Context: one part of a larger RNA
RNA sequence: GAAUGAACGCUGGCGGCGUGCUAAACACAUGCAAGUCGCACGAGAACUCUUCUGCUUGCAGAAGAUAGUAAAGUGGCGCACGGGUGAGUAACGCGUGGGUAAUCUACCUCCGAAUUGGGGAUAACCCCGCGAAAGCGGGGCUAAUACCGGAUAAUAUCUUUUAUAUUUCGGCAUUAAAGAUCAAAGGCGGCCUCUACAUGUAAGCUACUGUUUGGAGGUGAGCCCGCGUGCCAUUAGCUUGUUGGUAGGGUAAUGGCCUACCAAGGCUACGAUGGCUAGCUGGUCUGAGAGGAUGAUCAGCCACACUGGAACUGACACACGGUCCAGACUCCUACGGGAGGCAGCAGUGAGGAAUUUUGCGCAAUGGGGGAAACCCUGACGCAGCAACGCCGCGUGAGUGAUGAAGGCUUUCGGGUCGUAAAGCUCUGUCAAGUGGGAAGAACAUGCUCGAUGUUAAUACCAUCGUGCACUGACGGUACCACUGAAGGAAGCACCGGCUAACUCCGUGCCAGCAGCCGCGGUAAUACGGGGGGUGCAAGCGUUAUUC
Numbered sequence: 001g002a003a004u005g006a007a008c009g010c011u012g013g014c015g016g017c018g019u020g021c022u023a024a025a026c027a028c029a030u031g032c033a034a035g036u037c038g039c040a041c042g043a044g045a046a047c048u049c050u051u052c053u054g055c056u057u058g059c060a061g062a063a064g065a066u067a068g069u070a071a072a073g074u075g076g077c078g079c080a081c082g083g084g085u086g087a088g089u090a091a092c093g094c095g096u097g098g099g100u101a102a103u104c105u106a107c108c109u110c111c112g113a114a115u116u117g118g119g120g121a122u123a124a125c126c127c128c129g130c131g132a133a134a135g136c137g138g139g140g141c142u143a144a145u146a147c148c149g150g151a152u153a154a155u156a157u158c159u160u161u162u163a164u165a166u167u168u169c170g171g172c173a174u175u176a177a178a179g180a181u182c183a184a185a186g187g188c189g190g191c192c193u194c195u196a197c198a199u200g201u202a203a204g205c206u207a208c209u210g211u212u213u214g215g216a217g218g219u220g221a222g223c224c225c226g227c228g229u230g231c232c233a234u235u236a237g238c239u240u241g242u243u244g245g246u247a248g249g250g251u252a253a254u255g256g257c258c259u260a261c262c263a264a265g266g267c268u269a270c271g272a273u274g275g276c277u278a279g280c281u282g283g284u285c286u287g288a289g290a291g292g293a294u295g296a297u298c299a300g301c302c303a304c305a306c307u308g309g310a311a312c313u314g315a316c317a318c319a320c321g322g323u324c325c326a327g328a329c330u331c332c333u334a335c336g337g338g339a340g341g342c343a344g345c346a347g348u349g350a351g352g353a354a355u356u357u358u359g360c361g362c363a364a365u366g367g368g369g370g371a372a373a374c375c376c377u378g379a380c381g382c383a384g385c386a387a388c389g390c391c392g393c394g395u396g397a398g399u400g401a402u403g404a405a406g407g408c409u410u411u412c413g414g415g416u417c418g419u420a421a422a423g424c425u426c427u428g429u430c431a432a433g434u435g436g437g438a439a440g441a442a443c444a445u446g447c448u449c450g451a452u453g454u455u456a457a458u459a460c461c462a463u464c465g466u467g468c469a470c471u472g473a474c475g476g477u478a479c480c481a482c483u484g485a486a487g488g489a490a491g492c493a494c495c496g497g498c499u500a501a502c503u504c505c506g507u508g509c510c511a512g513c514a515g516c517c518g519c520g521g522u523a524a525u526a527c528g529g530g531g532g533g534u535g536c537a538a539g540c541g542u543u544a545u546u547c
Stems, first nucleotide, its partner, number of pairs: 001547004006543005013393006019386002021351001026349003030346003035077003040074002048065007084304003093229008103221002108217008116150001118148002125140006156181006163174002166171001186209002189206003195202003230276003237267003242264008279301004283294004306327005329340004357383001359382003365379001366377004396426004406417004430488001432483005440474001445469003449465005491536005496517003502531005512519002
């Protein structure tokens, strides 16, 4: 000099854009942060209103509306994303470059084939019981795209055989034949061309969507390898599933990953083992660079979710707001037993030099569910607080000498603050007030019209296009115009040298200053105050840290 997620002191006008628990991975009151689908399924209230009946005249009953709504339940998809934190980890964790002929991939896209015929349950509901509660048990009824057999099935999988190509000689790809094994579920809209009853509906047809099974792609993930990635030798030896083989198990898959047997290996001064520290990277800061330091915000990867362990479900978890066990802590209890997990967003206590609102909205972007309307979304978009940072603007401009008054100083002549002020002439940024007032909105959806496809069809449906309608948290915000008005808006540090800036008074080795040299013991440009000056400026200094 530059820099900071800074803090402290003094001061503080406005706006834009960012940033904001670096310590206790300490403990957490309260609210919210993951639901959705009735176009999978069975069932299904109440308040209230209307009408009627009975009559004890304000109660009972019935019907209709509320409403096939609410709230539950079965089932599907999602909950493995998004969001947080950095405790652990010196490791194939990360970075980079490869391999997978050792692998998987729900939803999505494209291309094939199929979607047949049956069965038995169970929740909800009703009844009974146990319990303070959390909750649990027994009996009875019922549905499905829930569950389970059967049929059919391939270019799927496996086994055997055959041939061809390639090969790192382990295999691998393709062709042909035989045998074995394995599927499924419906829903919604429309229509009578064909069949039946002859109104129109049903079988049926049709469109969309789903389901099953293959292939290809895409996306995402698993595993393996080369190289790189801290400090300590005042850590020198370490290792028995250890190193390798054979066989088996396990996995989507390779492998001591696991087991049995066999062999005795494997690592190490090119630093093994041990200890300490630490999430890694793109980047960030500094520097001419080389390098050094660092890893907040944003982005990628990893790890973790009160502590430790375990599996279940699932395409994916050994799962932050799931389950089970153990532990510590907190809470409820009828003492028998139960409940909980903010390192999600706000917020509280504690710790600390120190870090914000228990805000608004799903309007946009994105995500989950749904055919859609839509619902959910503390992701996100916004607003609030904080000079915490960067950037921009303002606190007026011109003129004005009798160099006014006043302050300070003086060699008493003067000098200086100083064109500074006053005065005169202007301007109107910001702030204030009044009025107008956005873009961010186009998708989707509904309606109208048109085209194409499908079809028996001018229904329906799908796709495309035109027009109209609907939707804004921010926000009456940004912005614009007008009104009046110099009015409301400057401080902080320093002035001995380094280092830009000097004098007077007080003090008298005292009080004090100080980054280094040093200053102060009676004329202190170094302490304290005044005047003057210098530097930066809504900031200025100090402290801490890095280069």
Small-subunit ribosomal RNA, 5' domain from a metagenome, 547 nucleotides, folded computationally. The RNAcentral record of the full RNA draws on SILVA.